Large-subunit ribosomal RNA, domain VI from a Bdellovibrionales bacterium, 269 nucleotides, folded computationally. Model confidence (mean pLDDT): 89 of 100. Its Rfam family is "Bacterial large subunit ribosomal RNA". Its family is annotated with structural constituent of ribosome and ribosome in the Gene Ontology.
[in-house]
Context: one part of a larger RNA
RNA sequence: CGUAGGAAAAUUGAGCAGAUCUGUCCUUAGUACGAGAGGACCGGGAUGGACGAACCUCUGGUGUUCCUGUUGUCGCGCCAGCGGCAUCGCAGGGUAGCUAUGUUCGGAACGGAUAAUCGCUGAAAGCAUCUAAGCGAGAAGCCAACUGCAAGAUAAGUUUUCCCUGAUCCUUCGGGAUCCUAAAGACUCCUCCGAGACUAGGAGGUUGAUAGGUCGCAAGUGUAAGCACAGCAAUGUGUUGAGCUGAGCGAUACUAAUUAGUCGUGAGG
Numbered sequence: 001c002g003u004a005g006g007a008a009a010a011u012u013g014a015g016c017a018g019a020u021c022u023g024u025c026c027u028u029a030g031u032a033c034g035a036g037a038g039g040a041c042c043g044g045g046a047u048g049g050a051c052g053a054a055c056c057u058c059u060g061g062u063g064u065u066c067c068u069g070u071u072g073u074c075g076c077g078c079c080a081g082c083g084g085c086a087u088c089g090c091a092g093g094g095u096a097g098c099u100a101u102g103u104u105c106g107g108a109a110c111g112g113a114u115a116a117u118c119g120c121u122g123a124a125a126g127c128a129u130c131u132a133a134g135c136g137a138g139a140a141g142c143c144a145a146c147u148g149c150a151a152g153a154u155a156a157g158u159u160u161u162c163c164c165u166g167a168u169c170c171u172u173c174g175g176g177a178u179c180c181u182a183a184a185g186a187c188u189c190c191u192c193c194g195a196g197a198c199u200a201g202g203a204g205g206u207u208g209a210u211a212g213g214u215c216g217c218a219a220g221u222g223u224a225a226g227c228a229c230a231g232c233a234a235u236g237u238g239u240u241g242a243g244c245u246g247a248g249c250g251a252u253a254c255u256a257a258u259u260a261g262u263c264g265u266g267a268g269g
Stems, first nucleotide, its partner, number of pairs: 001152001005163007015149004021049007033038001051106005059100004066093005071086006111143002117137004164268001166179005180266001185263004189205005210256003213252005219245003226239005
């Protein structure tokens, strides 16, 4: 810009893309078959491999924004307690998120038309013949079926709901000018996110839990500081599962989403 008014939703599916794998074991059954050796079709079940998708309950990894221990050195006047630097100084753990080696799931089933092939009926050619007329069976392949996208599918589809019902002039009769009007809705802007390069998408903007803060919980670390006691002291014990705590869950308007502006019109070839 189009989709013959504008808008918000919900949809149909022309078409496109993806997927399409396979082993072993048990059973049927030591049956059919076979002198024996051996050993099935068909059907039913179990369990793997590779590949793919989603996810983080479990097992782990990471987790330089969490906790703890600790070395050297410098600083806060000293002690104590802290902080800086040394690869995050090193080391031990670890929430959320992300993640695989972890978990769950997938390729299934059914159908249609067929290939090779196997047939029925059957002449030409009194026989024979699956073929000439006609009718069947038949594959991991084809078309559907499964998953995703999808009306710019310009043949631009469908459904539901919402909105706009002024005046005066000019006119080449297409429309235009002035005044009035400014809808539904969208955007700008702002708070953000399981969304994200930017955009876009999504959740919200006081009629509010969108983010931060606060409170509670979860979870992590592992018994803070201070004080008291014991010990000459290192240290230990008690207060104490203490203190601290990022991303998690819930509650709560304390803070910030203020105010406002722009577009979009007047019933539609």